[in-house]
RNA sequence: ACAGCGGCUCUGGAGAGUGAGACUGCAAAUUGCAGCCUCCACCGACGGGGAAAGCCUUCACGGCCAAUCUCUCAGGCGCCAGGACAGAGCAUUCAC
Numbered sequence: 001a002c003a004g005c006g007g008c009u010c011u012g013g014a015g016a017g018u019g020a021g022a023c024u025g026c027a028a029a030u031u032g033c034a035g036c037c038u039c040c041a042c043c044g045a046c047g048g049g050g051a052a053a054g055c056c057u058u059c060a061c062g063g064c065c066a067a068u069c070u071c072u073c074a075g076g077c078g079c080c081a082g083g084a085c086a087g088a089g090c091a092u093u094c095a096c
């Protein structure tokens, strides 16, 4: 003292039922809206699980091992919110 990782701010950011039923509240008067719970379906880009090539050795049904792959536990499934990731900026640390 410049980066990288990580941090903060801003911007962009997908997917999938505004399904069914019960209860409560508000309005209304064959009903509608909102909240919450249950069930079924669906989605994957918070998080989480799985495992390849390869590497290791005590050579075993062994260990290590990633993802935008996969599973959908959690989460999501009108708007809002969230959101991997990307771009820009700021500050800090400080390897070489």
Stems, first nucleotide, its partner, number of pairs: 007090006017040001019039003023035005042076002047073001048071003054064003057060001